RNAcentral holds the full RNA, with entries from SILVA.
Predicted 3D model of a 499-nucleotide part of an RNA (small-subunit ribosomal RNA, 5' domain) from a metagenome.
Rfam family: Bacterial small subunit ribosomal RNA. Rfam links the family to the GO terms ribosome and structural constituent of ribosome.
Context: one part of a larger RNA
RNA sequence: GGAUAAACGCUGGCGGCGUGCUUUAUGCAUGCAAGUCGAACGGUCUUGGUUUUCGGAUCAAGAUAGUGGCGAACGGGUGAGUAACACGUAAGUAACCUACCCUUGAGUAUAGAAUAACUCCGAGAAGUUGGAGCUAAUGCUGUAUGUGGUGGUGAGGGUCAUGCUUCAUCACUAAAGCCGUAAGGCGCUCGAGGAGGGGCUUGCGGCCGAUUAGUUAGUUGGUGGGGUAACGGCCUACCAAGACUAUGAUCGGUAGCUGGUUUGAGAGGACGGUCAGCCACACUGGGACUGAGACACGGCCCAGACUCCUACGGGAGGCAGCAGCAAGGAAUUUUGUGCAGUGGGCGAAAGCCUGACACAGCGACGCCGCGUGGGGGAUGAAAGCCUUCGGGCUGUAAACCCCUUUUAUCAGGGAAGAAUAAUGACGGUACCUGAGGAAUAAGUCUCGGCUAACUACGUGCCAGCAGCCGCGGUAAUACGUAGGAGGCGAGCGUUAUCC
Numbered sequence: 001g002g003a004u005a006a007a008c009g010c011u012g013g014c015g016g017c018g019u020g021c022u023u024u025a026u027g028c029a030u031g032c033a034a035g036u037c038g039a040a041c042g043g044u045c046u047u048g049g050u051u052u053u054c055g056g057a058u059c060a061a062g063a064u065a066g067u068g069g070c071g072a073a074c075g076g077g078u079g080a081g082u083a084a085c086a087c088g089u090a091a092g093u094a095a096c097c098u099a100c101c102c103u104u105g106a107g108u109a110u111a112g113a114a115u116a117a118c119u120c121c122g123a124g125a126a127g128u129u130g131g132a133g134c135u136a137a138u139g140c141u142g143u144a145u146g147u148g149g150u151g152g153u154g155a156g157g158g159u160c161a162u163g164c165u166u167c168a169u170c171a172c173u174a175a176a177g178c179c180g181u182a183a184g185g186c187g188c189u190c191g192a193g194g195a196g197g198g199g200c201u202u203g204c205g206g207c208c209g210a211u212u213a214g215u216u217a218g219u220u221g222g223u224g225g226g227g228u229a230a231c232g233g234c235c236u237a238c239c240a241a242g243a244c245u246a247u248g249a250u251c252g253g254u255a256g257c258u259g260g261u262u263u264g265a266g267a268g269g270a271c272g273g274u275c276a277g278c279c280a281c282a283c284u285g286g287g288a289c290u291g292a293g294a295c296a297c298g299g300c301c302c303a304g305a306c307u308c309c310u311a312c313g314g315g316a317g318g319c320a321g322c323a324g325c326a327a328g329g330a331a332u333u334u335u336g337u338g339c340a341g342u343g344g345g346c347g348a349a350a351g352c353c354u355g356a357c358a359c360a361g362c363g364a365c366g367c368c369g370c371g372u373g374g375g376g377g378a379u380g381a382a383a384g385c386c387u388u389c390g391g392g393c394u395g396u397a398a399a400c401c402c403c404u405u406u407u408a409u410c411a412g413g414g415a416a417g418a419a420u421a422a423u424g425a426c427g428g429u430a431c432c433u434g435a436g437g438a439a440u441a442a443g444u445c446u447c448g449g450c451u452a453a454c455u456a457c458g459u460g461c462c463a464g465c466a467g468c469c470g471c472g473g474u475a476a477u478a479c480g481u482a483g484g485a486g487g488c489g490a491g492c493g494u495u496a497u498c499c
Stems, first nucleotide, its partner, number of pairs: 001499004006495005013370006019363002021328001026326003030323003035070003040067002043064009077281003087205007096198003101194008109143004118133006148173010177186003207253003214244003219241008256278004260271004283304005306317004334360001336359003342356001343354004373403004383394004409435005417426001443488005448469003454483005464471002
């Protein structure tokens, strides 16, 4: 000198774009953050119509607790752990999976048993929960068929090689309906291919310590078995005695990794906040269930700590989602508006949901832009300070004259952003026009040398200053005040950290 997620002191007019708990992965009141589908299903309720023997029957529209489907594994947060195939990069998978989506082939036959809702009867303070009865389905379970698929056997092709691939044959193996007058549409089942996504394996790369030198028994390898979507000590039984290490094993410390950011001429150094990719975590530890996908932040079970409720028998909870609160701290925002846009979930659609997101609010926290007026004006006014008492400086500075109105204020008009007829949170915002009036707007640090800028008074090794050298003990350009000057300017200075 540059930089910062900064803080502190003094000061502070406006706008745009960004950005905002670095500390206690501390604890959390309250609200919201994941639902949706009646075109899967049976009920129930409401409204309206037709009919009526006034009990009801029937049709249509709407609403919906429950069963069922899809979603909830995304999106959002945090960086505790992790020195590891976690990440980056380059490969492999003949060792693998993939719901929804796209392309394509074939099919969608038939039968049955339940159960929630509901009704009745209970238990419990509550959370909840028991018994009996009734009922539906794209919920559940049989039978049939098999283009195919999987497995066995046989024969080829291919490969270093297996579970790659072709043909024959035997066995096993599927489905669900809904809407529509109809045409048809949406589904469902079994395949093949694709896209996107993921699992696993490997080469190479990136911290510190030897005042850590030996480490290891499922350890290293083999065989049989199990398990997985899949290879594998992943697990297990038996057998062998290996495996890693001075090219640093093991142990200890520190740390999420990267694209990048910052500095530097570069090489290099430091960092990894916002944004993007990956990983890990969700009160702490463990576990599985469901599912295409989780060992699941707003799911379940167990244990623990903590908080709350209790009728003392027992229960409930998890903000490292958005706001917000407490605590900690030098320090970090609103319990805001809207789904209008973009994106996501569900739905045939209308639409519903969306603290993702879009916006607004707060903070000079940062960067950028603008303004606080422009021209003239010497008797160099008054005043202040200095003075050799002649004068000098503040200083064209002010006053005064002329002008302008950015900005601010007030008034009028007023968008684009919507693709799409309707629909705009932002927002009566941006922007445009007009009005009056210099009006609404300057500080801060320094002035001994480094380092641009000097005098007076006060103080008297005191009070104090200070980044280094050093100033101050009676003439201090170094302390304090004043005048003046210099620097930067809505900022200036200090502190901290990095180069």